[in-house]
């Protein structure tokens, strides 16, 4: 230089058939339980906003009624060739 893979909440990590973005697990917060803790269990948990909304799937443009999902081109890491 060339090809191929991947890039989603605070961390893993689904959703790839285009159709309510975060399922389920980690963590956290507040309960419940206990003498007190740990373990259990219950509800909350993407951001901004007081609130009605507004914003969000590495970056930006395209395609579509609709895009994390197809298309460019960019940047990052990870394999392969030279």
């Nucleotide at each position: 230089g060339c090809c191929g893979c991947a890039g989603u909440g605070g961390c893993g990590g689904a959703a790839u058939u285009g159709g309510c973005a975060g399922a389920c697990g980690c963590g956290u917060a507040c309960g419940c339980u206990u003498c007190a803790g740990a373990a259990g269990c219950g509800u909350a948990u993407g951001g901004g906003g007081c609130a009605a909304c507004c914003c969000g799937u590495a970056g930006a443009g395209g395609u579509u009624c609709a895009a994390c999902u197809c298309c460019u081109c960019u940047c990052u890491g990870c394999g392969g060739c030279a």
Molecule: transfer RNA
Organism: Microgenomates group bacterium